[in-house]
Notes
Two RNAs folded together computationally: RNase P RNA and transfer RNA, 441 nucleotides in total. It holds a member of the Rfam family "Bacterial RNase P class A". By type it is a ribozyme.
RNA sequence: CAAGGACACUGGGUGGCCGCUGCCGCGAUUCAUCGUGACAGAGGAAAGUCCGAGCUCCUCCGGGCAGGGUGCUGGGUAACACCCAGGCGGGGCAACCCGACAGAAAGUGCCACAGAAACAUACCGCCCCAAUAGAACAAUCUAUUGAGGUAAGGUUGAAAUCGCGAGGUAAGAGCUCACGGCCCCAACGGUGACGUUGGGGUGGGUAAACCUCACCUGGAGCAAGGCCGAAUAGGGGGACUAAAGGGUGCCCGGUCUGUCCCCGGGUUGGCUGCUGGAGCCCGCUGGUAACAUCGGGCCUAGAGAGAUGGUCACCGCCUGACUUAGUCAGAUACAGAACUCGGCUUAUAGGUGUCCUUGGCCU
RNA sequence: GUCCCGGUGGUGUAGCCUGGCCUAACAUACCACACUGUCAAUGUGGAGAUCGGGGGUUCGAAUCCCCUCCGGGCGCCA
Numbered sequence: 001c002a003a004g005g006a007c008a009c010u011g012g013g014u015g016g017c018c019g020c021u022g023c024c025g026c027g028a029u030u031c032a033u034c035g036u037g038a039c040a041g042a043g044g045a046a047a048g049u050c051c052g053a054g055c056u057c058c059u060c061c062g063g064g065c066a067g068g069g070u071g072c073u074g075g076g077u078a079a080c081a082c083c084c085a086g087g088c089g090g091g092g093c094a095a096c097c098c099g100a101c102a103g104a105a106a107g108u109g110c111c112a113c114a115g116a117a118a119c120a121u122a123c124c125g126c127c128c129c130a131a132u133a134g135a136a137c138a139a140u141c142u143a144u145u146g147a148g149g150u151a152a153g154g155u156u157g158a159a160a161u162c163g164c165g166a167g168g169u170a171a172g173a174g175c176u177c178a179c180g181g182c183c184c185c186a187a188c189g190g191u192g193a194c195g196u197u198g199g200g201g202u203g204g205g206u207a208a209a210c211c212u213c214a215c216c217u218g219g220a221g222c223a224a225g226g227c228c229g230a231a232u233a234g235g236g237g238g239a240c241u242a243a244a245g246g247g248u249g250c251c252c253g254g255u256c257u258g259u260c261c262c263c264g265g266g267u268u269g270g271c272u273g274c275u276g277g278a279g280c281c282c283g284c285u286g287g288u289a290a291c292a293u294c295g296g297g298c299c300u301a302g303a304g305a306g307a308u309g310g311u312c313a314c315c316g317c318c319u320g321a322c323u324u325a326g327u328c329a330g331a332u333a334c335a336g337a338a339c340u341c342g343g344c345u346u347a348u349a350g351g352u353g354u355c356c357u358u359g360g361c362c363u
Numbered sequence: 364g365u366c367c368c369g370g371u372g373g374u375g376u377a378g379c380c381u382g383g384c385c386u387a388a389c390a391u392a393c394c395a396c397a398c399u400g401u402c403a404a405u406g407u408g409g410a411g412a413u414c415g416g417g418g419g420u421u422c423g424a425a426u427c428c429c430c431u432c433c434g435g436g437c438g439c440c441a
Stems, first nucleotide, its partner, number of pairs: 001359010012315007020041003024037005043334001047345002050343005055221004060254006067217005072086005087101001088099004102212002107210002109206003123154002125150003129146007162180002165177003181202009225272004235263005245257002268441001279298005285292002316332001318330005364440001366436005373391004383422001393409005415431005
């Protein structure tokens, strides 16, 4: 200097004028509201609604089932499908990145078409024996038929008796040996996943197929709920009678209660929930890290048809053109809280910084 | 805000659950021929779809799984 990898931050600034919302203070007030002062006022994703919770309600307690979720190991966390560190497998020269990563020897399914054959298999072929015909002095060779052996070669396919090399055989085959894959056993190391060594065995794939195993799990959700006000049809029909029925997945037991089911009518008003939190920032210590204890500091929107905008000027970043300095023109991303928080995923013009890998050059 | 359904030729629908006959079906619209004095109707044939987009599982995906874009719904879930 170039190419790449990982992580983090920022994503316009300043001033003037006009215009918004909220808490607090002051003043006015027929308490509806108005004026004034100071302070504060959208995000890294506020988005998707994919997860986990806090919180609220369903009377409470216990047990079981279904359904759903997760899926290598160990930690972190309020919890999680998230984060950190490892293991194994794959990609990359590497820094690094990806993994829906338990089980196929519990069982049941599926592997179309092609091909001889996909839980089984012999089409072409190879070897041996017999018969017939021909050639040949003989050994033997060629063709046809029959019986037997074989799965190493060829065809088909994603996959064909684990793969590859050598030996061996009538021809072949883990038949034998070395190396490698998968399964089982033992010893050693490690908290563990697993690794190393040795021994034994060896037709497959598929569980984002049904299933088995381990662990977790009530339901509904702020349009949850609570309070006040107001209005109407204390309307109509059906069922049960101290046990039936009902009580937010289903079943059972206890428990509570006299209702329950269906159709129809009224209220679409106000307040609250609604912002101090598993909160944020800094530091010491512990830990490889995620993070945790402790100490110090800070308070940062609460709207309700839904608030932070408009305008002027200068500056900043980016792009293009021109005569360098400079001038002119254009453009300045994705995008707006609605109970709150921890994550994941998706969108994003640009800009800045740190560390690491590879290659080249110079010293 | 919550929950649910859907996207397949120009158009309307099947096919998805249980993955291969998907070289994707049917109807209608379009084109050509036949028939008719001519049109329509009718008959025969033809062309037309990367199954909304992307990624993954698998030998193989419209179909199974994940993410994303778009459309719709509950005689209101208040």